[in-house]
Molecule: small-subunit ribosomal RNA
Organism: uncultured Eubacteriales bacterium
């Protein structure tokens, strides 16, 4: 301070910022559609077919203009059948005609039109204007007709023909004539150029109507003014397209005529060649236009319903006529289409007035009342007409307002919904109670709008409104509930159904599908579609960008434009300021009134941000003068330089040719081959040829606009810099078109052609190999002369200009200083690096700006389709430039993080390599898996990390699998009922299970009032339920395994970044360790490492029986040793030296049982792997319930072509056998349903028998490798595999299918292919022994000891792993991404023999109505004239110009087509891997070319390439 104004959110990523589309939330509608609808009040209501219209009605009035004049009524007068008819006179005034005004308003519609159409604002000195107003004059005296009417006549009919009568404010002469008009004139004043006004003189010439109640009107004619209305000019402003660039012959102007109300090419006749155009003409396309509406904070966007102005338009198309006014919606003439009528001759008709019909469509209403009011039109008026217009019907169509109750009420009711079963929740919500009555409903009352004019007069209406009544009684639905977005839970459904505006939801526990129940939000509505603004600063003017995100032209000249340097002096076009006219009402704003309040309407006021005129200011712009010199340029003077263009010269190399020497090979790769070479290569050596291209200098050095440009000399020639300050004076910048230059390949014509090489061949690799390797080879590369015109043409960075901290290199030039070419200091120009401030998404830019400002061009506006089609321009082509839609998708994208990965890099570590020792893989067994078989061959583990694994032990059993027999509340568990004790043998059937036996037998326990009653149990009975080794480890706990005993994961607070995040934790040593030290924006911590735990080495002290002994032995002492188990003690880099940084620590030493973690064990971070396991166990949810549960026999889990893990035993002499050796030497277990001595029996397995022992006592229990001897290198005295006979042992039962023993048989094996494993010291190896499981059964696992090595140079390579660092297009994380071709399905779309339609033009032919021209064939009332006649008109005819209609080529625009062409999308098709990491031949840009295919390959180009070295430069000392 009258007005007061700006909100986001979702979505690209593992996470982030940023770029950027794409959705949401708001408002609004003339709306539709879906479900629902009580009342009023005010509004609004064919957007589509300007399509076709039945029927009603919308445009008349005027008798006071006029002839004629019915009906009726009065007067009179006839005729006379006395109540009729006729006649005349007055009243009356219907129909129709004469004539007058109005039919050009009012109402509809928006097809056309991009234009002075329309909107502001000027002009008309170039106009007009009926009725209205003012006001100045007139109004005199004639004549002819034609309608109606009557007759006669054609037509079906619309509608006429002809004779005859008549009036008039119908028509026509005469008079009258200015302040009219027209010609000449004067004079005066104006103005805009033509010119205007005044006054004024002559001269021609034009006028009129009357009616009436009777003296007051109303008209009539001329003329000036006004008023309104209309007409014409001109400034500015008015949509989109350039894939429309030229257009234009009345075209543009001129002069002269017509013509008009009036200028004009409007028309016409000559003359002239001009007019428009990049400030977009001409074409195509859409379109009424404003006031205003709608949204916006505002600029602006988008609308143009209703209300108001304007234009257009009336069934298409053309004309004119009347008239003030028309080129006329409800008037004419003609053409076309089309409907109707007809007697076939010919007629009518035009709803885009109101209503209403068909049809179109997703839609849009009554064939209503009324002239009451307000306007309009005609009358003197009364009054008539009005579908304008008031009103009312019908639509929630949109706005505004009301109600469908209110207070109280807790047993927290019943039912619903849920529930962890307690409850909660719907919910004070209902019943209850008290109380109110607005709509609705009945019934009384009862308007305002009515204003003149005294009466009279209201559609709407018995309406609004007031009163009274009765009763809570009649009155509530929609939509949503994962996020954005308020609002949740339960059942069904199972990628099914179906939801969706974005993002997404659904694969069995869905808040996201449906329904239920409950919230939530709007509410007589509630949602959904469609449209528009806004959110979108997402087209940016108010307000964007352009290094990498889209997006700077490939450079240069230079035009039209824009922009421009210092002083002064004018002007005033922009600009400010004041004033004036306009900006139409309505509308919006703000103050006010009126309806009960809003809506709605009323007044007032401010405002309309504009535009014109006029007055002033001069700071900036701009113009017009005059000046300066710094901008710009010239000159003189001097240096540098791969700057062009031409000619001429040089040497080194390849190659080729010759000739010598020489011999078997050369060449080439990863290895190799094609290939050359005994016809002499290659090598060498000397000469010759010929073309290219120019080492070393050479350098982030130089030159140029760019493109580029390197050997020497010489000639012409272009620029830049310096240094002087003489000259000019702003002569500058920048530049659309235009013009030129432009890499490399590529094209033409002719040359040249050594090397080098697309195409090709051939050889290799490979699955293939149209490639990467390799021999060869052709265009091309070169050179002359044209054309192409593109590149990653890049600093991906447009040109000037200024201004803004330093530091340090280089290249040219001056100066100063100095003896000085060196060095330093000042400077001015290029050229690199770092760097502040600032900028930036961030990366990085930073005086060579991507910072701060100005100017001026370019270009972008979501990916993809696309730099693609069409079509234009250029090109010889290739192909270049300009350059789009359809359809799709919601992301595509820039820059940083963390991770992961890389056939990147570094650094470290492990039995990972290598160094060794034994092995597996070859044999035979055994045992586990596959596979295969089977009725079954149960189930799981399956790279490492499944495969002597679950299983520490399948003959039944286990067992879960088959087959066959049984049972159904079950085999196990609760609860009920009834019964009964419970139990239940021998014996029979049966494979058993089970069943008869059952009546044998048997009679518990605790109370007891002795009836009985409890407790536990059985049997039968019904449902509830048990029960499931069914299904889902991808629903889960638990538990495990692994990366891995690898050294790592975090955390808090500080810093540091806009964020994710970083930091710490990186870095310099160490370490077994993120183990420790140092440093360091870090400071601590915590899970992990280590340490604390156990065994085990040495010893002390205790203590000592079953152990143990130094007592000869027992017994008995003892506790020294040995043992046994408790406590301690020792090792910590502690000492010493070395090295090391004065640190951590590392080497060595000493001492010590034992040295640097002393040696096993037990512990296993955060976190991967939808690892393993539902069959240990628990468990969610499916599923089976006379069976997917239960029980029983008998069989399978033991199969056997193969095949692949782990073993065992060998394959032999470091061995086999033997034992007379022998007393050879142990740990550590284990034992009662057990171990089991000594003795006896058997060759042995074992058998009898049992002493002793719940175990430091006794028992398995023998240790075994060892040691002696023997065999002599063989398929054996090696091996033991199968077989065969004959015992043993466990066990209801050893057939399938245990184990052991004696005799006998005696297989492959003669040390093991590619290939692979374990181990680093008491370890490997090697040898026994022991337990667990277990009625029996380990070559198997777990554990114990004895015997006991070899080798590690060392970290390049394999493989896991850790750590920094790089690249990245992964992040389901390289078992990732991805890219083309083919094949199939849809869908849009190019080209296409063609075909079939629309539009605007042109060209000619025809030529209606018509105006105008001309003409004299018919005809003719008014004038003249005695008359013939004439003037003048009218018909006819005749010409210009002319709608429509025809035919013509072309032109544009759609549709549609065999067949083609690429695009696009589409859970799981097909061939390769192009590209991402060095993506395994770095990519990518242009070109050429050649290949299924991505794609190779040649030349040239970028780096938007990784690793290495080097070289330069910076950064620190």
């Nucleotide at each position: 301070u009258u007005a007061u104004u700006g909100a986001g959110a979702g979505u690209u990523u593992g996470a982030u910022c940023c770029u950027g589309g794409c959705u949401c939330a708001g408002g609004a509608c003339g709306a539709a559609c879906g479900c629902u609808g009580g009342c009023g009040g005010c509004g609004u209501g064919c957007c589509u077919a300007a399509c076709a219209c039945a029927u009603g009605c919308a445009a008349g009035u005027c008798g006071a203009a006029c002839g004629a004049g019915a009906a009726u009524c009065a007067g009179g007068g006839g005729g006379c059948u006395u109540g009729c008819c006729c006649c005349c006179u007055g009243a009356g005034g219907a129909c129709a005609g004469u004539g007058g005004c109005g039919g050009a308003c009012g109402g509809g519609u928006g097809a056309g039109u991009a234009a002075c159409g329309c909107g502001u604002g000027a002009g008309c000195a170039a106009u007009c204007u009926g009725c209205c107003u003012u006001u100045c004059g007139g109004u005199g005296g004639g004549g002819g007709a034609c309608a109606a009417c009557a007759g006669u006549u054609g037509g079906a009919a619309a509608c006429g023909a002809c004779u005859g009568c008549u009036a008039a404010u119908a028509c026509c002469g005469c008079a009258u004539a200015a302040c009219g008009u027209a010609u000449c004139g004067a004079a005066g004043c104006g103005g805009c150029a033509u010119c205007g006004c005044u006054u004024u003189g002559a001269u021609a010439c034009c006028a009129a109507a009357g009616a009436u109640u009777u003296u007051a009107u109303c008209g009539c004619c001329g003329g000036a003014a006004g008023a309104u209305g209309a007409g014409c000019u001109c400034g500015c402003g008015u949509c989109u397209g350039a894939u429309u660039a030229g257009u234009u012959u009345g075209u543009u102007g001129g002069u002269g005529a017509g013509g008009u109300a009036a200028u004009g090419g409007c028309u016409c006749a000559c003359c002239a060649a001009g007019a428009c155009u990049g400030c977009g003409a001409u074409c195509a396309g859409u379109a009424g236009c404003c006031g205003g509406a709608c949204u916006g904070a505002g600029a602006g966007g988008u609308u143009g319903a209703u209300c108001g102005g304007c234009c257009a338009c009336a069934u298409u198309g053309g004309g004119a006529c009347u008239g003030a006014g028309a080129u006329a919606c409800g008037g004419c003439c003609c053409a076309g289409a089309c409907u109707c009528c007809u007697a076939c001759g010919g007629g009518a008709g035009g709803c885009a007035g109101c209503a209403g019909u068909g049809g179109g469509g997703a839609a849009u209403a009554u064939u209503g009342g009324g002239c009451a009011a307000u306007g309009g039109g005609c009358g003197c008026a009364a009054g008539c007409c009005u579908g304008a217009c008031c009103c009312a019907g019908c639509a929630a169509c949109g706005c505004c307002g009301c109600g469908u109750g209110a207070a109280g009420g807790a047993a927290g009711a019943a039912g619903g919904c849920u529930u962890u079963c307690g409850g909660g929740u719907u919910g004070u919500a209902a019943a209850c109670u008290u109380c109110u009555u607005u709509g609705a409903c009945g019934a009384g009352g009862g308007a305002c709008g009515a204003a003149a004019c005294a009466a009279a007069u209201g559609a709407c209406g018995g309406u609004a409104c007031c009163u009274c009544g009765a009763a809570a009684a009649c009155a509530a639905g929609c939509c949503a509930c994962g996020g954005c977005u308020a609002a949740c839970u339960a059942c069904g459904u199972g990628c099914c159904a179906g939801c969706a505006g974005c993002c997404g939801c659904g694969g069995u526990g869905a808040u996201a599908c449906g329904u239920a129940g409950g919230u939530g939000g709007c509410a007589a509505g509630c949602g959904u579609u469609g449209u528009c603004c806004g959110g979108a600063u997402u087209u940016a003017c108010u307000g964007g960008g352009u290094g990498u995100a889209a997006a700077g032209g490939g450079c240069g000249c230079g035009u039209a434009g824009g922009c421009g340097g210092g002083a002064u002096c004018g002007c005033a076009a922009g600009u400010c300021a004041g004033a004036u006219g306009u900006g139409a009402a309505a509308u919006g704003c703000c103050g006010g009134g009126g309806c009960u309040u809003a809506a709605c309407c009323c007044c007032g006021g401010a405002g309309c941000u504009g535009c014109a005129u006029u007055u002033g200011a001069a700071a900036c712009u701009g113009u017009g003068g005059u000046u300066c010199u710094u901008g710009a340029g010239u000159a003189u003077c001097g240096g540098a330089g791969a700057g062009g263009c031409a000619g001429a010269u040089g040497g080194a190399a390849u190659u080729c040719c010759g000739u010598g020497u020489g011999u078997a090979g050369c060449g080439g790769u990863g290895a190799a081959a094609u290939g050359c070479g005994u016809a002499g290569a290659u090598a060498u050596a000397c000469g010759g040829a010929g073309g290219a291209a120019c080492a070393c200098c050479a350098g982030u050095g130089g030159c140029g606009a760019a493109g580029g440009c390197g050997a020497u000399c010489u000639g012409c020639u272009g620029g830049a810099c310096g240094a002087c300050a003489a000259c000019u004076g702003a002569c500058g910048c920048u530049g659309a078109g235009g013009c030129g230059c432009g890499a490399a390949a590529g094209c033409g014509u002719g040359g040249g052609g050594a090397g080098c090489a697309a195409a090709c061949a051939g050889g290799a690799u490979u699955a293939g190999a149209u490639a990467c390797c390799c021999u060869g080879g052709u265009a091309g590369u070169c050179c002359a002369c044209g054309c192409u015109g593109u590149a990653a043409a890049c600093g991906a960075u447009g040109a000037a200009u200024a201004c803004u901290a330093g530091g340090u290199g280089u290249g040219g030039g001056a100066g100063g200083a100095c003896u000085g070419a060196c060095c330093c200091c000042u400077u001015c120009c290029g050229u690199g690096c770092c760097g502040c401030a600032g900028c930036u998404a961030a990366c990085g830019c930073a005086a060579u700006a991507a910072g701060u400002a100005u100017u001026c061009c370019a270009c972008c506006u979501g990916g993809g389709g696309a730099g693609u089609a069409c079509g234009g321009c250029c090109g010889c082509a290739a192909g270049g430039u300009u350059g789009a839609a359809a359809c799709u998708c919601a992301a595509a994208g820039g820059a940083a993080u963390u991770g992961a990965c890389g056939g990147g890099g570094g650094c470290c570590c492990g039995c990972a390599c290598a160094a060794g020792c034994a092995g597996u893989g070859g044999a035979u067994u055994a045992u586990g898996u596959u596979g295969u078989u089977u009725a079954a061959u149960u189930c799981g583990a399956u790279g490492c990390a499944a495969c002597g694994c679950g299983a520490a032990g399948a003959a039944c059993c286990u067992u879960a699998c088959c087959a066959g027999g049984g049972c159904u509340u079950g085999a196990c568990a609760u609860c009920c009922u009834a019964c009964u004790a419970a139990c239940g043998a021998a014996g029979c059937a049966g494979a058993g299970a089970u069943g008869c036996a059952u009546u044998a037998g048997g009679u518990g326990c605790c109370c007891u009032u002795c009836g009985g009653g409890g407790a536990a149990a059985g049997u039968a009975g019904a449902g509830a339920c048990a029960g499931g080794u069914a299904g889902u480890g991808c629903a889960u706990g638990g538990u495990u395994g692994u990366c891995g005993u690898c050294a790592g994961c975090u955390c808090g607070u500080g810093u540091c970044g806009u964020g994710a995040g970083a930091u710490g934790u990186u870095g310099g040593g160490u370490u077994a360790a993120g183990u420790c030290c140092c440093g360091c924006a870090a400071c601590g911590a915590g899970c992990g490492c280590a340490a604390c735990c156990c065994c085990u080495a040495u010893u002390g002290u205790u203590a000592g029986u079953u152990g143990c002994u130094a007592c000869g032995c027992a017994a008995g002492a003892g506790c020294a040793c040995u043992c046994u188990a408790a406590c301690g003690a020792g090792a910590c880099u502690g000492c010493c030296g070395u090295u090391g940084a004065c640190a951590a620590a590392a080497c060595g030493g000493a001492g010590g049982a034992a040295g640097g973690c002393g040696g096993g064990g037990a512990c296993g971070a955060u976190g991967u792997c939808a690892a393993a396991u539902c069959a240990u166990c628990a468990u969610g949810c499916u599923c089976c319930u006379u069976a997917u549960g239960u029980c029983c026999u008998g069989g399978g889990c033991u199969a056997c072509a193969a095949a692949c893990g782990u073993a065992a035993u060998a394959c032999a002499a470091u061995g086999g056998c033997g034992c007379a050796u022998u007393a050879a030497c142990a740990a550590a277990g284990g034992g009662a349903a057990g171990c089991a001595a000594u003795g006896c029996c058997g060759c042995g397995a074992g058998g009898c028998g049992g002493a002793g022992c719940a175990a430091a006592u006794c028992c398995c229990c023998a240790a075994a490798a060892g040691g002696c001897g023997u065999c002599c290198c063989a398929g054996u005295u090696c091996g033991g595999a199968u077989c065969g006979c004959a015992g043993g042992c466990u066990g209801c039962a050893a057939c399938u299918c245990g184990c052991c023993u004696g005799c006998g048989u005696g297989a492959a094996g003669u040390c093991g292919g590619a290939a692979u494993u374990g181990c680093u010291a008491g370890u490997a190896a090697u040898c026994g022994c022991g337990g667990a499981u277990c009625a029996g059964c380990a070559u198997g696992c777990c554990g114990c000891g004895g015997u006991g090595a070899a080798u590690a140079c060392g970290u390049u390579c394999c493989c896991g792993g850790g750590c920094c660092u790089u690249g990245u297009a992964c992040a389901c994380a390289c078992c990732g991404c991805c890219c083309g071709u083919c094949a199939c399905a849809c869908c849009a779309u190019g080209a296409g023999a063609g075909c079939c339609g629309g539009g605007a033009a042109c060209a000619c032919c025809c030529g209606a109505a018509g105006u105008c021209c001309g003409u004299a064939g018919u005809c003719u009332a008014a004038c003249c004239g005695c008359a013939a006649g004439g003037a003048g008109g009218a018909c006819g005819c005749g010409g210009c110009c002319g709608a429509a209609g025809g035919u013509g080529g072309g032109u544009u625009u759609g549709g549609u087509a065999a067949u083609u062409g690429g695009g696009g999308u589409g859970a799981a098709g097909u061939c390769g891997u192009a590209a991402c990491a060095a993506g395994g031949u770095a990519g990518c840009c242009g070109u050429a070319u050649c290949g299924g295919a991505a794609g190779g390959u040649g030349c040239g180009g970028c780096u938007g390439g990784a690793u290495c070295a080097c070289c330069u430069c910076c950064u620190u000392u």